[in-house]
Notes: This is a predicted structure of a 75-nucleotide RNA (transfer RNA) from Candidatus Yanofskybacteria bacterium RIFCSPHIGHO2_01_FULL_42_12. It matches the Rfam family "tRNA". From the family's description: Transfer RNA (tRNA) molecules are approximately 80 nucleotides in length. Its mean pLDDT, the model's own confidence on a scale to 100, is 83. The same sequence occurs in records of 2 taxa.

RNA sequence: GGGCGUGUAGCUCAGUGGUAGAGCACGGUACUUAUAAUACCGGGGUCGGAGGCUCGAUCCCUCCCACGCCCACUA
Numbered sequence: 001g002g003g004c005g006u007g008u009a010g011c012u013c014a015g016u017g018g019u020a021g022a023g024c025a026c027g028g029u030a031c032u033u034a035u036a037a038u039a040c041c042g043g044g045g046u047c048g049g050a051g052g053c054u055c056g057a058u059c060c061c062u063c064c065c066a067c068g069c070c071c072a073c074u075a
Base pairs, nucleotide, nucleotide: 001071002070003069004068005067006066007065010024011023012022013021018055026042027041028040029039030038048064049063050062051061052060
């Protein structure tokens, strides 16, 4: 330098044009002498960034950024 993939909650990941979700973690309540476990409730996101297409974009297109893999080049 070229190709491919990934980027969504604190973490691990779904969702792939029509109101952003799950598990774990975190906070509260119940239970307990107390803790743990369990049950219920709750908070938390400008979906990596900027443009574009569209009535409407996490999703499609372009560019950029970060990370990973492969190939090539230099030495």